[in-house]
């Protein structure tokens, strides 16, 4: 460098539940696993969600796409 096997250390953790925090989308905890090979960053692009004075201001990165950096493992 390139790929990601019905694999695989070691990782995250979807709904639900419980507290907190916000007006709302939603977040942080803890619990709990639907899945993830970048489910790790980052709202750039297309779309979604909130509020809305329709101007705007927000929130998601586990919705595609893109941009950054990284662990494994194989393969050169």
């Nucleotide at each position: 460098u390139a790929a990601g096997a019905c694999a695989a250390g070691g990782c995250c953790a979807a709904a639900c539940c419980u507290g907190c925090c916000g007006g709302a989308a939603g977040g942080c905890a803890g619990g709990g696993a639907c899945g993830g090979a970048a489910a790790a960053c980052c709202a750039c692009g297309g779309g979604u969600c909130u509020u809305u004075g329709u101007a705007a201001a927000g929130a998601a990165a586990g919705c595609c796409g893109g941009g950054u950096u990284a662990c494994c493992u194989u393969a050169c």
A computed fold for a 76-nucleotide RNA, annotated as c-di-GMP-I-GGC riboswitch aptamer. The model forms 95% of the base pairs in the Rfam consensus. It was read from a public genome assembly, where an Rfam model found it.